This is a predicted structure of an 84-nucleotide RNA (transfer RNA) from a Candidatus Omnitrophota bacterium. It matches the Rfam family "tRNA". By type it is a transfer RNA.
RNA sequence: GCCGGAGUGGUGGAAUUGGCAGACGCGCUGGACUCAAAAUCCAGUGGAGGCAACUCCGUGUGGGUUCGACUCCCACCUCCGGCA
Repeated sequence: GCCGGAGUGGUGGAAUUGGCAGACGCGCUGGACUCAAAAUCCAGUGGAGGCAACUCCGUGUGGGUUCGACUCCCACCUCCGGCA
């Protein structure tokens, strides 16, 4: 230099025919149990605004297509693999 793959909450990792983003696990927070703890069980857990209902934003970065994009297209960034 060329080709291919990957990038999603605190973390691992789902969601691909373009149609509710974050399932499930770990972690964390609160509670139950216990003399106390561990284990186990229950509930909650992206951000901002709001008394609440709810609204807006959010999938590496910036654009594009579309009624609608994690998903398709273009450029770039980072990592992994292959070829030279």
Record summary:
The coordinates come from a structure-prediction model, not an experiment, and the mean pLDDT is 81.